Transfer RNA from a Gemmataceae bacterium, 73 nucleotides, folded computationally. Rfam family: tRNA. By type it is a transfer RNA. Model confidence (mean pLDDT): 82 of 100.

RNA sequence: GCCCCCAUCGUCUAGCGGCCUAGGACAUUGCCCUCUCACGGCAAGAACAGGGGUUCGAGUCCCCUUGGGGGUA
Numbered sequence: 001g002c003c004c005c006c007a008u009c010g011u012c013u014a015g016c017g018g019c020c021u022a023g024g025a026c027a028u029u030g031c032c033c034u035c036u037c038a039c040g041g042c043a044a045g046a047a048c049a050g051g052g053g054u055u056c057g058a059g060u061c062c063c064c065u066u067g068g069g070g071g072u073a
Stems, first nucleotide, its partner, number of pairs: 001072007010026004018056001028044005049065005
């Protein structure tokens, strides 16, 4: 250089174009429980890499860029 794959809360992930105003686990914070801690229960905050396009409608499809991984001389 060329080819292929990936990118969603702090982390790991779900999400076959419309019920997504994006769900779950762990973590964090608050409250309850407890003599206290832990465990347990309840609640809260927190995300679609960036830019275009297609479409009535895009996290989802297409293109470019950025970043990461793999293959190849």